RNAcentral holds the sequence, with entries from ENA and MGnify. Predicted 3D model of a 74-nucleotide RNA (transfer RNA) from an archaeon. Its Rfam family is "tRNA". The family's RNA type in Rfam is transfer RNA.
RNA sequence: GGGCUCGUAGCUCAGUCCGGAAGAGUACCCCCUUGGCGUGGGGGAAGUCCCGGGUUCGAAUCCCGGCGAGUCCA
Numbered sequence: 001g002g003g004c005u006c007g008u009a010g011c012u013c014a015g016u017c018c019g020g021a022a023g024a025g026u027a028c029c030c031c032c033u034u035g036g037c038g039u040g041g042g043g044g045a046a047g048u049c050c051c052g053g054g055u056u057c058g059a060a061u062c063c064c065g066g067c068g069a070g071u072c073c074a
Stems, first nucleotide, its partner, number of pairs: 001073007010026004020057001028044005050066005
């Protein structure tokens, strides 16, 4: 330098193929349970969906450019 894959909650990831407006687990906070801790149960908060632009009534999703990570080739 080139090809491919990836970037979504603090963390690990799903959703992308086929556009309808964002979820799970875990961690965190509160409550119940216990003499207390833990376990278990219930509830809550947490997101410019890497950045910019385009298409569209509507974009995490499609298109273009950029940045970053992994991997392969040179």